[in-house]
This record gives sequence, C1' cells and structure tokens, in this order.
RNA sequence: AGUCGGCUAGACAACCGCUGUAUUCAUCUGAAUAUAGAGGAAAGUCCGGGCUCCGCAGAGCAGAGCGCCAGGUAACGCCUGGGAGGUGAAAUUCUUUAGAGAUAUAAGCCUAUGGAGAGUGCCGCAGAAAAUAUACCGCCUACGUACGAAUUUCGUGCCGGUAAGGGUGAAAAGGUGCGGUAAGAGCGCACCGCACAACAGGUAACUGUUUGUGGCAGGGUAAACCCCGUUCGGAGCAAGACCAAAUAGGAGAGUUACAGGAGCUGCUCGCUCUGCUCUCGGGUAGGUCGCUUGAGGUGUGUGGUGACAUGCAUCCCAGAUGAAUGGUUGUCCUAGACAGAACCCGGCUUAUCGGCCGACU
RNA sequence: GCGAGAUAGCUCAGGCGGUCAGAGCGUCGGAUUCAUAACCCGGAGGUCGAGAGUUCGAGUCUCUCUCUCGC
Repeated sequence: AGUCGGCUAGACAACCGCUGUAUUCAUCUGAAUAUAGAGGAAAGUCCGGGCUCCGCAGAGCAGAGCGCCAGGUAACGCCUGGGAGGUGAAAUUCUUUAGAGAUAUAAGCCUAUGGAGAGUGCCGCAGAAAAUAUACCGCCUACGUACGAAUUUCGUGCCGGUAAGGGUGAAAAGGUGCGGUAAGAGCGCACCGCACAACAGGUAACUGUUUGUGGCAGGGUAAACCCCGUUCGGAGCAAGACCAAAUAGGAGAGUUACAGGAGCUGCUCGCUCUGCUCUCGGGUAGGUCGCUUGAGGUGUGUGGUGACAUGCAUCCCAGAUGAAUGGUUGUCCUAGACAGAACCCGGCUUAUCGGCCGACU
Repeated sequence: GCGAGAUAGCUCAGGCGGUCAGAGCGUCGGAUUCAUAACCCGGAGGUCGAGAGUUCGAGUCUCUCUCUCGC
C1' cells in the first nucleotide's frame, strides 16, 4: 500500500413509570417485595424448513424453480473446499528527453459457470456477404474464347480464378514464417492454437514440457424457445383447537291445567299448523390455548483442510393483544449510526456514526 | 400474511430486444375572424421510478431497492 475476517453498538448513578413470572397480604380485584425485559439487522418478505389445517391409491403430463465438481445441512437458490474463466498493486522487464505507455502475477474479489458436434428462431443500421458463405474495391490472365497489333509475343474485353490486402460491423470462417502459385489459398511443411483418442494424475469437475490421429470442426445468443439432469401438493398463527352470553333462526318433547288465531266443515267433536313452556345442538360477541425448551445458548474435549458433526458439564435468556421494554436529572468521554420482537428457526439482500482485535499478500 | 403497478403537465398504448419512444387532451407559434371560440397547419415537451447485470444493443429480459394501490 492492497485486502479479508471477527467482536462491539455510549458508560455510571438517582428518581418516577410499563409488561411478564414467583411469593406474601388483602380481597374480587388490587397492593407490596424480588426478578427478567429487543437486534445485528427485530427490516425487505427474496429463498428454505418446522408447526397447523385441507387434499391425496400409484404413476405420468403440464407448470414453476435450480444448474461446474465434491461435501455440509432438517432443507435451500445457503455455506465449505476444489476446478475453469475473468478481474486484480507496487515491484520486475521493455519503450521513452521528460511526462507517460506496454508487459503478469500475489493476497483477494466476481461468475444464472450444464448443453449452441439435437432442432427452431433472431442478429436492426452499415457492409459484397451475418451463416449451405460470398465477390464491392483490389489482385491475376496460367487455361478457354473474341477482337486488334503483330506473328514463338503483346494489349483490350468476355468467361473465369482468388480470400493474402482495403473497407463495414459488436461479430467476417485459426495465427506467424517458409515453400508454392498466373495470383492466391492448410494447397504443402515447421512452430503455436484447436478437436478427438490413448496414457498418466485426481472420488469428481478437470489437468498434462506425454504419445498418436485429423488440416481444422466451423460466429454469437439458452437472464430466446428448447434439450438434458434435478427439486416441488395447496394454504397459511386472521393456520388451527377448546370454552361459550344476549337476540334471531333450527331440531325434539309437552300443551294434564290456562288462553288465543288459521285451516279441514254450514255447526259440534277431533286433527294439523301457529302461539306458549321446557330441553338440545350449531354458531356470533367475548375468553383460553397455540406462545415460546429450541435443528437453544455458554465452556471444554475429540474427528475433519473446512463448512460441520459429536461426547461431557452447565444455564433458562421478552412473550404483549390498543399491544410493555420508557421518561427526567446529574457526571464523564472518543459525543453515541441504522433502527423496535408479534408463531418459531436457517440463510440471503438492504440500512448503519464509529471503536477494538486478528490474519494474508 | 398475500397480490398488482410506476412511460410527456394529465389519461393511456407500446411488453415479440434494433426499423420505436407514440396517441388523445393540454401548452406554444401560425393561419382564419371586426374580435373570441371551434375547425386547419406546424413545433416544443421524456434520463420509460432508481441502481446493477445478460446482450453488439434493454422502455422490453433477470436481480436488488424505492414509492403507490388493493385484499
């Protein structure tokens, strides 16, 4: 100088309050005492699980997510280790009058990092051509042909050849050199690159001062459709369970005694419905549970590169429901950021004044 | 706890990546009229909510954040 990781999140004291729990006393609802009382993100709700209810014989299609390899985990799109690609500073070396420029790696960082030798689609403008390659300028007239000069040759044109050079573009069909040729070209050769196979190393991804074969596959895009592999039932604590008023409605019984209405009849009896009385269950308000002991924390040992796993000891660490965790004062300093639990965990992402410690190059 | 959206001053389209930044109303200028309105002609006005990524190229595809609305 460049990086990475961990811890912390003003301190102390007094007084007045708030919520939970325990004990005691009063009593029907309070008082006293003791004790505990937000975070690293409690946030966003972006992933994954637990828990609860509903659905479900089994399998498949569709749909959605994920995607190098191995491992960890309850699970994950997370984490750890490794591979590949990219990025990454002084220094070094080279160029340079100076200023500066070029050259490549470290610690580290980033990667939706499978497949474009299955298929389909798209690639505007520019450009000759954007994917079965092509011929605008340029280069070449060896071969073929027409004409002219001339007569073993030369010039002009046509038919052609060419991908070396120019120009266009984000991208133009291996690179350099030599040979070769009319001019050219993996056309041939050497080196480099590439593909495939063998061998060697590695669990694997993958790698190689190795060997052989092939002149060379044939552009990009899959955060386009798609193919391959793999995972996934839906809803969410307003889940769900229990207790249970008043009013209205429902079901059943009674109508012995009292009394009324409607219907079956013109009348009486009788029957049915209604009314009345009692009982029952559903369910609303309201209340209780779910609710915090958990893939828990701390210390230590063991195994592992590590994530992590495991043995032993020890601890209990918010649980509200108009919703507590606050306010005032004083002292000190480095002057205090982001921000407030609501069923619970594991991650990711985002916000954050600072301080301390450790590690790497 | 769950879902939808953000494009000109206002209301909206474009969602299939390039030929694409548009329409109506409004606004400005002109023309018409004695004058105004309407009609007619022409123009201006946009970081497509913000920031990253994929791609040669993003209003459009993906991710993160902000704000608004609904259940």

Predicted 3D model of RNase P RNA and transfer RNA as a complex of 432 nucleotides.
Rfam match: Bacterial RNase P class A. The family's RNA type in Rfam is ribozyme.